[in-house]
Molecule: transfer RNA
Organism: uncultured Verrucomicrobiota bacterium
RNA sequence: AGCGGGGUAGCCAAGUGGUAAGGCAGCGGUUUCAUACGCCGCGCAUCGCCGGUUCGAAUCCGGCCUCCGCAA
Repeated sequence: AGCGGGGUAGCCAAGUGGUAAGGCAGCGGUUUCAUACGCCGCGCAUCGCCGGUUCGAAUCCGGCCUCCGCAA
């Protein structure tokens, strides 16, 4: 070379055609003498890259990159 699975926010992770949930971390507030916990709020991902299909793509198709595994 071949086969299978994965790549989505700083980290983990859901989403299988109708414009991206949640958690941790972060910031602000509340509380406390103070810290932590709890509670409230805020912002953060054009979804690995390039094309194609479609009115519409994280999602379907092709190529490529990368990680893990199988087999040899």